A computed fold for a 73-nucleotide RNA from a Candidatus Aenigmatarchaeia archaeon, annotated as transfer RNA. The organism belongs to Candidatus Aenigmatarchaeia, within Archaea. The prediction has a mean pLDDT of 83. RNAcentral holds the sequence, with entries from ENA. It matches the Rfam family "tRNA". It is annotated as a transfer RNA.
């Protein structure tokens, strides 16, 4: 340099026929308990890597770029 993959909540990841962004863990509050743990209930938390394009509408399609991983000259 070329090719491929990945980037979504604090962490690990879903979401691919384009139509309100989710789960588990963590965190906060509550119930229970003498206290705590466990269990159960509830809440908060996101400019979907960046910038454009297409579309009535984009995490999802197209282009460029950035970061990481792999293959290869």
């Nucleotide at each position: 340099g070329g090719c491929g993959g990945a980037g979504u909540a604090g962490c690990u990841c879903a979401g691919u026929u384009g139509g309100u962004a989710g789960a588990g863990c963590g965190u906060c509050g509550g119930u229970c308990u003498c206290c705590a743990a466990a269990a159960c209930c509830g809440g908060a938390g996101g400019u979907u890597g960046u910038g454009g394009g297409u579309u009535c509408g984009a995490a999802u399609c197209c282009c460029a770029c950035c970061u990481c991983c792999g293959c290869u000259g």